[in-house]
Bacterial RNase P class A from Ferruginibacter sp., 376 nucleotides, folded computationally. Model confidence (mean pLDDT): 77 of 100. Its Rfam family is "Bacterial RNase P class A". Rfam classes the family as a ribozyme.
RNA sequence: UCUAUCAGCCAGGCUAUCGCUCCGUUUUACAUGGAGAGGAAAGUCCGGACAGCGUAGGGCAACACACCGGUUAAUCGCCGGCUGCCUGUAGAGGCAAGAGACAGUGCCACAGAAAAUAACUGUCCGCCGCAGGCGGAUGAGGGUGAAAAUGUGAGGUAAGAGCUCACGGGUUUUUAUAGCAAUAUAAAAACCGGGUAAACCUUGUGUGCUGUAAUGCCAUGUACACCUGCGCCUGAAAGCGGCUCGUUUGAUGUUUGUAAAAGCAGCGUAGGAGGGUAGGCAGCAAGACCUUGCCAGUAAUGGUCAGGCAAGAUAAAUGAUGGCCGUUCUGACAAUGUCAGGAUAACAGGAUCCGGCUUAUUGGCUGAUAGAAUUU
Numbered sequence: 001u002c003u004a005u006c007a008g009c010c011a012g013g014c015u016a017u018c019g020c021u022c023c024g025u026u027u028u029a030c031a032u033g034g035a036g037a038g039g040a041a042a043g044u045c046c047g048g049a050c051a052g053c054g055u056a057g058g059g060c061a062a063c064a065c066a067c068c069g070g071u072u073a074a075u076c077g078c079c080g081g082c083u084g085c086c087u088g089u090a091g092a093g094g095c096a097a098g099a100g101a102c103a104g105u106g107c108c109a110c111a112g113a114a115a116a117u118a119a120c121u122g123u124c125c126g127c128c129g130c131a132g133g134c135g136g137a138u139g140a141g142g143g144u145g146a147a148a149a150u151g152u153g154a155g156g157u158a159a160g161a162g163c164u165c166a167c168g169g170g171u172u173u174u175u176a177u178a179g180c181a182a183u184a185u186a187a188a189a190a191c192c193g194g195g196u197a198a199a200c201c202u203u204g205u206g207u208g209c210u211g212u213a214a215u216g217c218c219a220u221g222u223a224c225a226c227c228u229g230c231g232c233c234u235g236a237a238a239g240c241g242g243c244u245c246g247u248u249u250g251a252u253g254u255u256u257g258u259a260a261a262a263g264c265a266g267c268g269u270a271g272g273a274g275g276g277u278a279g280g281c282a283g284c285a286a287g288a289c290c291u292u293g294c295c296a297g298u299a300a301u302g303g304u305c306a307g308g309c310a311a312g313a314u315a316a317a318u319g320a321u322g323g324c325c326g327u328u329c330u331g332a333c334a335a336u337g338u339c340a341g342g343a344u345a346a347c348a349g350g351a352u353c354c355g356g357c358u359u360a361u362u363g364g365c366u367g368a369u370a371g372a373a374u375u376u
Base pairs, nucleotide, nucleotide: 001372002371003370004369005368006367007366008365009364010363011362012325013324014323015322016321017320018319020036021035022034023033024032025031038347042358043357045356046355047354048353049352050211051210052209053208057245058244059243060242062207063206064205065204066203067081068080069079070078071077082098083096084095085094086093099202100201104200105199106196107195108194120142121141122138123137124136125135126134127133128132150168151167152166153165154164155163169192170191171190172189173188174187175186176185177184178183215282216281217280218279226272227271228270229269230268231267232266237249238248239247240246252265253264254263255262256261289308290307291306293304294303295302296301326344327343328342329341330340331339332338333337
C1' cells in the first nucleotide's frame, strides 16, 4: 500500500434580523435570559419500570424456553467458552429453532430384489444338457439410489460372511488427568443399520390481566328517576387466566294468615331504554440518566471521583432570509494550493419512559484481526 472479515463514530458550525413552543426572572412589558427532533424517532415485535384490578388449593388443558458459565431491572438481550456444520490454498471468519431417536407411533418420493422379515445380476454345489434350464447354498464382487447391514488385511470355506484373528471406525458406560462447567485426551469393557422431533410425542423448568385514551384530583351538570328477569339467611349473581372439582364474597322489615303463602315498602344482581356532561390540573420527564478520567474484569459489564440537566406539545411548536466557515462537485490557473460558481445530500419527524430486536438508507472517517506485496 492492497485484499478479506469484524466492530465503532459523524450527519453541519458560528453570527445578525424576524417568527413559533416551553421554562425562569421582573419594572407585567408583544420586557429580558435560557432551551427546543433520530440513528433509526419507524415496526408496535420482545423485555421491563410505573398505574389500576385480581390472586385458598387440586386435576386437566394451553403457551414459552432447552449446551456450559458470566452479566443485567429483565422471561429480552449481550459477552466468553464448548460441540456440530459451512466456507476457505492457508489464516481469519460465518451459522445453529444446540434436551431426548435405548418410552412409543410415524415418515425416507422415484429408482432398486430390498430402505431392514433383502436376492436382479453374479459366485459355488448337484442334476439334465448344444445353447441353456431346474433345485439348493451365499450375500464377498457388480447394478439402482442421497443413503444398502461397521472399514482394511490375513486365514478359513464348496463358494462366501466377524466365521476367526490383527489393526481401525461409531455409540454407551467406568476410571484417570485438565477445567467452576459444558467438554477434551488416554485406557478398559459391552454393543454395531442410518436419518428425521422446524413430524406427533417424551423429559425438565416456568406462567395473572389491561395499558398513559392506565390512573388520580377539582369544577360543572343531570333523573340517588323508569322497565324486565332471577333472588333476599341461604343463597340469585359475581370472582378465582381456559375447563372442572372446590372455595370466597354476597342482599329485610312489616301486615294478614295455624301454616304454606300473599300484599306493601326496601335491598342484591344481570340486562334494557333514556337523561346530563365531555372543562381544567396532575401523571409529564432528575432518570435501572448522560459525559470524561481512574479501578476491576479476556469481554459483556460493574464500581468510583468530578462535571451536566438536553422537547413536553394536545390538532399538535423547533422555521425563513443574509453573511462567514466546514464538507463536496465543476471550471481555470503559477497546482501539497489559489480563485470563481453551484450544492449542503440518502432513509426519514417525538407524545409515559427505559433496555433490546427487526426493517429502510447516503456519504465519509477510525480501529482490530489475518494474508499478500514492497525496502519507500